Notes: A computed fold for a 1455-nucleotide RNA from a marine eukaryotic metagenome, annotated as small-subunit ribosomal RNA.
RNA sequence: UUGUAGAGUUUGAUCCUAGCUCAGGGUGAACGCUGGCGGCGUGGAUAAGGCAUGCAAGUCGAAUGUAUUUAUUUACAUGGCAGACGAGGUAGUAACACGUAGGAACGCACCCCAAAGUCGGGCAUAACCCAGGGAAACCUGGAAUAAUUCCCGAUAGUCUCUAUGGAGUAAAGAUUUAUCGCUUUGGGAGCGGCCUGCGGGCUAUCAGCUUGUUGGUAGAGUAAAAGCCUACCAAGGCUAUGACGGCUAGGGGAGGUGAGAGCCUGACCCCCACCGAUGGAACUGAGACACGGUCCAUACACCUACGGGUGGCCGCAGUCGAGAAUCUUCCGCAAUGGGCGAAAGCCUGACGGAGCGACGCCGCGUGAUUGAUGAAGUCCUUCGGGACGUAAAGAUCUUUUAUGAGGGAAGAAGUUUAUUGACGGUACCUCAAGAAUAAGGGGCUCCUAAUUCUGUGCCAGCAGGAGCGGUAAUACAGAAGCCCCAAGCGUUACCCGGAUUUACUGGGCGUAAAGGGUGUGUAGGCGGUGUUGUUAGUCUCUCGUUAAACCUUCAGGCUCAACCUGAAGAGUGCGGGAGAAACGGCAACACUUGAGGGUGUCAGAGGCAUAUGGAACUCAUGGUGUAGGGGUGAAAUCCGUUGAUAUCAUGGGGAACACCAAAAGCGAAGGCAAUAUGCUGGGACACUCCUGACGCUGAGACACGAAAGCCAGGGUAGCGAACGGGAUUAGAUACCCCGGUAGUCCUGGCCCUAAACGAUGUCCGUUGGCUCUUCGGAGUAUCGACCCUCUGAGGGGCGAAGCUAACGCGUUAAACGGACCGCCUGGGUAGUACGGCCGCAAGGCUAAAACUCAAAGGAAUAGACGGGGGCUUGCACAAGCGGUGGAUCAUGUGGCUUAAUUCGAUACUAAACGAAGAACCUUACCAAGACUUGAAACCCUAUUGAAUUUGUAUGGAAACAUACUUAGUCUUCGGACAAUAGGGCAGGUGAUGCAUGGCCGUCGUCAGUUCGUGGCUUGAGCUGUUCCCUUAAGUGGGGAAACGAACGCAACCCUCAUUGUCUGUUAUAUAUGUCAGGCGAGACUGCCCUCUCACGAGGGAGGAAGGUGGGGAUGACGCCAGGUCAGCAUGUCCCUUUGAUGUCUUGGGCUGCACACGUGAUACAAUGGAUGCUACAACGGGACGCGAUCGCGUAAGCGUAAGCUAAUCCUUAUAAAAGUAUCCUCAGUUCGGAUUGAGGUCUGCAACUCGACCUCAUGAAGUCGGAAUCGCUAGUAAUCGCGGGUCAGCUAUACCGCGGUGAAUACGUUCUCAAGCCUUGUACUCACCGCCCGUCAACUCAAGGAAGCCGGGAGUACCCGAAGUGCGCGCUUGUCGCGUCCGACGGUAAGUUCGGUGACAGGGAGUAAGUCGUAACAAGGCACGGCUAGGGGAACCUGGUCGUGGAUUAAUUCC
Repeated sequence: UUGUAGAGUUUGAUCCUAGCUCAGGGUGAACGCUGGCGGCGUGGAUAAGGCAUGCAAGUCGAAUGUAUUUAUUUACAUGGCAGACGAGGUAGUAACACGUAGGAACGCACCCCAAAGUCGGGCAUAACCCAGGGAAACCUGGAAUAAUUCCCGAUAGUCUCUAUGGAGUAAAGAUUUAUCGCUUUGGGAGCGGCCUGCGGGCUAUCAGCUUGUUGGUAGAGUAAAAGCCUACCAAGGCUAUGACGGCUAGGGGAGGUGAGAGCCUGACCCCCACCGAUGGAACUGAGACACGGUCCAUACACCUACGGGUGGCCGCAGUCGAGAAUCUUCCGCAAUGGGCGAAAGCCUGACGGAGCGACGCCGCGUGAUUGAUGAAGUCCUUCGGGACGUAAAGAUCUUUUAUGAGGGAAGAAGUUUAUUGACGGUACCUCAAGAAUAAGGGGCUCCUAAUUCUGUGCCAGCAGGAGCGGUAAUACAGAAGCCCCAAGCGUUACCCGGAUUUACUGGGCGUAAAGGGUGUGUAGGCGGUGUUGUUAGUCUCUCGUUAAACCUUCAGGCUCAACCUGAAGAGUGCGGGAGAAACGGCAACACUUGAGGGUGUCAGAGGCAUAUGGAACUCAUGGUGUAGGGGUGAAAUCCGUUGAUAUCAUGGGGAACACCAAAAGCGAAGGCAAUAUGCUGGGACACUCCUGACGCUGAGACACGAAAGCCAGGGUAGCGAACGGGAUUAGAUACCCCGGUAGUCCUGGCCCUAAACGAUGUCCGUUGGCUCUUCGGAGUAUCGACCCUCUGAGGGGCGAAGCUAACGCGUUAAACGGACCGCCUGGGUAGUACGGCCGCAAGGCUAAAACUCAAAGGAAUAGACGGGGGCUUGCACAAGCGGUGGAUCAUGUGGCUUAAUUCGAUACUAAACGAAGAACCUUACCAAGACUUGAAACCCUAUUGAAUUUGUAUGGAAACAUACUUAGUCUUCGGACAAUAGGGCAGGUGAUGCAUGGCCGUCGUCAGUUCGUGGCUUGAGCUGUUCCCUUAAGUGGGGAAACGAACGCAACCCUCAUUGUCUGUUAUAUAUGUCAGGCGAGACUGCCCUCUCACGAGGGAGGAAGGUGGGGAUGACGCCAGGUCAGCAUGUCCCUUUGAUGUCUUGGGCUGCACACGUGAUACAAUGGAUGCUACAACGGGACGCGAUCGCGUAAGCGUAAGCUAAUCCUUAUAAAAGUAUCCUCAGUUCGGAUUGAGGUCUGCAACUCGACCUCAUGAAGUCGGAAUCGCUAGUAAUCGCGGGUCAGCUAUACCGCGGUGAAUACGUUCUCAAGCCUUGUACUCACCGCCCGUCAACUCAAGGAAGCCGGGAGUACCCGAAGUGCGCGCUUGUCGCGUCCGACGGUAAGUUCGGUGACAGGGAGUAAGUCGUAACAAGGCACGGCUAGGGGAACCUGGUCGUGGAUUAAUUCC
């Protein structure tokens, strides 16, 4: 010294990792919208591109000459000083350029101090004059002249050189005085030249560079050291602490940001360097190799009489160009400063000022107070109201600013007076009138302060990220409101911050990115114990320096502030000096614990070589023997009657070594396994004998390095890429099968990669344990061993603490510390391109970018899923019975048709479903005709009238319209009611079931679904609900970090079966009983036996009924955006004024028929059909009804009419099947009844489209039904009839009920389907109808390659050789000529490097629904993956070897 903030975004959710994005500050800015004033700053960042015009460096007459003027003067020239400063720019430069700290071999005009001197003489020359040339610039010749111009001589000290004898070198005057000058020397101040240490860019895909190079000697040269230059000699010098090369760049003080450390920058101001159109060169001078000087060359521009000349804004203004973009051709030397001068003064685009630009910072204002019928208006609204809002209006007041008028500075100091202000009539002061002259920009989904309405409808658009928009958008557009800032506000670009996201402060590497394949070892880094000495590290003190400005603090000046001034501080650096000695270094001596050695013992698939062995396989030969063998899911290719397979014998061959064998052992890793022998490396233990820190790590380097692969030569039994064939398949370049070449084996040489893995570098130290195992040692014990205890070195398991995102690790650490090395920094592109090195090749090592995405990932959680596992259940299968699918008909649906065939439902979960009844109506559809406040409802106003009602006529299909008519006339006098007209409004089976309510279906009557509290976890979440036994059941019991509870299960409810009792309409004449209703009883595993801890299970008794007695009602949390807007309700949208999607009416349609499907009825017959006779029910319905009886009719039915509001009457009668008797005798029939004809009955306004029934006649298909498929576990299936609802009638064979007769079968859970629980894997979560890979096709984009083409940079060699210095020569001694070294520009040649372009070919990325397949994720249907080789449209397949980052199952061992 007071100083550190986070958020959004990967997921269904979570934690972590990681990138992207945002909030802050800044700028010489630019752009958009807007704009009142003032002060102070600031303004060509791009083209170091080109420049018209003016100005920017002159001055001195007290150095001098000439000419000139009325005088002062003025002009030209010589001469002096200045022009090397000031002003500008940043091109070059990676360097002693800069910064900082030092050094020695130097110079200096002007200034200051001191000393000495200033004598004598001489030759020229410009201007001017004359002559000439030229367009001009300018030049040539002749003649004259001065000086502080030039030359010679003298003098010479404290000057220079020296052989120490000596030699050499100066000067200028002006002037009346004073004074100013001049020469030499010494010193000072200040300035400059030179040298050195240290410091600060990127790149190793630049690794070697260098010949004046490094040093020496001699010389040249300079103000001065030096290879600075030359000759000779030597062969050095620099470099991984990055030479050399490439790219970029002026450096610093400082500026921005940041808590700091850092990171970025180098505008304005100051210091230094460099540059002056481009390149080169020297001259003059104190100083230059010179911005407004000279010469040459080049490019450009201008003038020209074509001969030749001139020019350089990177000075101030200004102009063009390029650009997103950067000002006035202003005033003044009044101040400050500079040049000249003795001075006055002159010059000064330095400077002082003004102008322009909101470019920045700072200050001020656009008014203040009051004012509620909370005005109008606008917006919103739940229609009540709310907001803009004291805001406005109105009232009272003020006057900053702007405007007008008056006054009016400081800045001024000279040298005594005098004079002198660009800014400027400015700042400032006073007065005046009047709220008068003055507000916008951005935003409002979250991050992020601030929200509503309307429009739009994945469109138009927004967007910094996430993301909004597909009809209810707080996210687009507009409006209103609100929020933020304010003369500004936003956007874009860039920098720092946040980013601990390069981590020094302050990160990581088992699985997220990241440990090198392994070792040996060089440089380097680090290093045990004690003592002494010393000290360039380290620490303390002090001195010097670190320019000023800037920064901080304190004070002061402009009204404040910005701004300015003063003082102090800071400036963490470098250097000098003094001190300290703990740590580190160095030196010396010593030590033994690190390390190594010695002796003894031991284990081992450690390595290399040679020899040997048995089993199996295969081949050959021979014997026996006969028809098959082989192979697979099943087959086939294949082998076999020329004798296979099988079997026996003999012989040959190559490769690999069963059992032992193990979680074992050894090795640095790769890796290593029969046996024996030889050679050889490493390790452990015991003893504590020796050395005495000899150590650890290790960039480069070197060595080793599975499999595959390569080269050469061998070898080849088995296996086996490629290849051939057979299968499978939609295909099958695969999986399976039959063959089979490289290869696999050996020798020699290469290659050098792997999931080379413990995905865990090496070494050392520290930190609880238990247990197994291998190899040693000690103790105990024993005759000896086993056992037991302890102690070392390895190999495993489980686990304290601790660590970890979690999983997990845990003395073999992923714990806690130390040393060193390697590596990482979002995903893809890509371990790729280019370059380099290596390789015979394959290829390896090193290793990017453009572009693109907002993620990619790790671990764990809940689900879902699996052609994963375990357990369990269900008419799920199986065992049975009967059907459907074939026929005819009924009915529904699709399709087709139609003016319309209204609409909905459409896997399970639509299809005899909505519809428990379409001839009209229904009716929603079609055609035609009508109506428009409407067919029905409510309110208001006005008029009229009770309301209301009968009938007629005309037109019409009717509705309806028109005309007429009949009956009727309430009241409490308020009105009620109705009609008409008008106004509000109605109406809609129109859309959206993906805006909804309600109701329903389904999984499923399956046993599940949750909560509270507690506990565990960083968390999602888990526990409870898992486990064991049991149950129909999450039913119950036991155990258990759970304890309880809720919705479901069960029970409670109804009904049937047994019975007691009470009541009593009816039956009958009572009793009584059937029956009906009410209240009860009864069944609970209660009892016995067996099993069981318990729960419970099996068997038995009794009982009408036995383990839920049968049946019903009852349907958890949820799932399917399941169904329904057409049952009803309902948001929003749509239709509705003289042509309606509303309403009325007639007719038609919903019944239409090549066809397909569903659900049924009837059959195919003899267990039957027909006829006759004889029995036995139950549930129901009935007054607009059921209808007996009697009569008629063959019958449907008709007529008549009793009873019945129903235990009474009717339906109802004869229930049918059954029984019994007769006929039919196996056939398209006495089966079957479709279809059709004729005649009738009934309902109804009306049976044509389009009703049912009756009688007679007709007599179709069909002889038991393919693939496939449905129902049912007992009073069930099957079979038989009866009733009811709807309804005028009926297409009912449908639906809902009722009773009669009344079976068969279940071994069992392998398989199909469905469901539940636990577990496992997952790249799925829209949840497997998931996800996802590659080729091909289309379009777009960027980068790389590429025959070539074009341009730039840096060099090399050679040619040419301007100007010019040096050197040499010459003479006519000149502004001379010639030669020579060097030498810019230019040229030639071969390369090198960077960039542009490029036919073409290849890969990469992206894009809405394209094509082919299905590779991966589950055991992904052949487990996947790494390396390698071959093959293939493609994902990929196959071989060899390796990993588990494989599921499942079994065994062994540990626990």
The RNAcentral record of the sequence draws on MGnify. Rfam family: Bacterial small subunit ribosomal RNA.